The RNA shown here (SAM riboswitch aptamer (S box leader)) has 123 nucleotides and comes from a soil metagenome. The sequence is in RNAcentral, with records from MGnify.
RNA sequence: CUCAUCCAGAAGGGUGGAGGGUGCAGGCCCUACGAAACCCUGGCAACCGGCCUGGUUCGCUGAAGAGGCGACCGGGACAAGGUGCCAACUCCUGCCUCGCAACAGCGCGCGAGGACAGAUGAG
Numbered sequence: 001c002u003c004a005u006c007c008a009g010a011a012g013g014g015u016g017g018a019g020g021g022u023g024c025a026g027g028c029c030c031u032a033c034g035a036a037a038c039c040c041u042g043g044c045a046a047c048c049g050g051c052c053u054g055g056u057u058c059g060c061u062g063a064a065g066a067g068g069c070g071a072c073c074g075g076g077a078c079a080a081g082g083u084g085c086c087a088a089c090u091c092c093u094g095c096c097u098c099g100c101a102a103c104a105g106c107g108c109g110c111g112a113g114g115a116c117a118g119a120u121g122a123g
Stems, first nucleotide, its partner, number of pairs: 001123006011041005019030003024094004042086003047082002049078001051076005057071005090117001095114006
């Protein structure tokens, strides 16, 4: 840099000793019934993985609209290994658009979608 995913899921112990929710701001939370960090054990999930399976799609092979292989889009079961993860949607909001409500108008409010930023994986 590219692509995919981000309202699901999963905690005990030891060391430690005051912070944490990965920028900033505001909010709201967690925390001395013990924060961060490190270690041990356990777990979750299924990105990488191989397996089974569907497709009025595409490519290759083939005499063939048979069969085979691959791509793409779905479904299913698996979990040894490589990552990841185990409070709250990525805790919520911030920028844009639309709808609703309200208003003289703007703003505030409620809801939906998108963007930005970030996290994780694969390349």